Predicted 3D model of a 164-nucleotide RNA (Lysine riboswitch aptamer) from a sheep gut metagenome. The coordinates come from a structure-prediction model, not an experiment, and the mean pLDDT is 78. Its Rfam family is "Lysine riboswitch aptamer". Its family is annotated with lysine biosynthetic process in the Gene Ontology. About the family: Riboswitches are metabolite binding domains within certain messenger RNAs that serve as precision sensors for their corresponding targets.
[in-house]
C1' cells in the first nucleotide's frame, strides 16, 4: 500500500404503525379597546389586505401539520457517526446588519455503549438530543507479572487481526 474482519442495546437513513405535539396553530363567530396591519427581528424600498375593514384580550365553535419520541422489519455501513471553530454556496419579497434553515469544503477533538451529574441549545416537553466531568463494563493495543488461566498499569480508531 491492497482486500477482507471484529467490538454491541453497536452506527446512521428512510418506510410502515402509534403516542405526544394539542384542543395548540389556522379558520369562522361574538364582546370590548385601539385605529391602521402585514411579508423571521430592526431600518429603508417594494408588494398585499383595508372601515362592509385591519389589530390586540377574552369567550364560542371548528380543529390540524411538521421536528423531536416509540414500535416493527429494511436498506448502508464499522469515524461507522457526533461535535466544536472558521470559510463558501442557496434559501427566507430587495438592500445593510443580524438571526434561522439546507448543502458541501478545511481544521480540530471523541475507541464504545451504559449509569449519575451539571451547563448549554434545540424543543410543547420533565421525553430526547448534544457537550464536560465521574464511575463501572466492554473491545483493542503495549507494558508488568504469571506456567497458563488471571490480575494490575497506561494509550487511541491515521487503532487492532487476517491474507496477499
Nucleotide at each position: 500500500g491492497a482486500u477482507a474482519g471484529a467490538g454491541g442495546c453497536g452506527c446512521a437513513a428512510g418506510u410502515g404503525c402509534g403516542a405526544u405535539c394539542a384542543g395548540u396553530a389556522c379558520c369562522g363567530g361574538u364582546u370590548u379597546c385601539c385605529c391602521g396591519c402585514u411579508u423571521u427581528g430592526c431600518a429603508a424600498c417594494a408588494g398585499g389586505c383595508g372601515a362592509u375593514g385591519g389589530g390586540a384580550c377574552a369567550c364560542c365553535g371548528c380543529g390540524a401539520a411538521a421536528g423531536g419520541c416509540g414500535c416493527a422489519g429494511u436498506u448502508g455501513c464499522c469515524g461507522a457517526a457526533g461535535a466544536g471553530c472558521a470559510g463558501u454556496g442557496c434559501c427566507g419579497g430587495u438592500u445593510g446588519c443580524a438571526c434561522g434553515g439546507c448543502a458541501g469544503c478545511g481544521c480540530u477533538c471523541u475507541g464504545g455503549g451504559c449509569g449519575g451529574u451539571a451547563c448549554g441549545g434545540a424543543c410543547a416537553a420533565u421525553a430526547u438530543c448534544c457537550u464536560g466531568c465521574c464511575g463501572a463494563c466492554u473491545g483493542u493495543c503495549g507494558c508488568a507479572c504469571c506456567a497458563c488461566c488471571c490480575u494490575g498499569c497506561g494509550g487511541a480508531g491515521a487503532g487492532c487481526u487476517a491474507u496477499c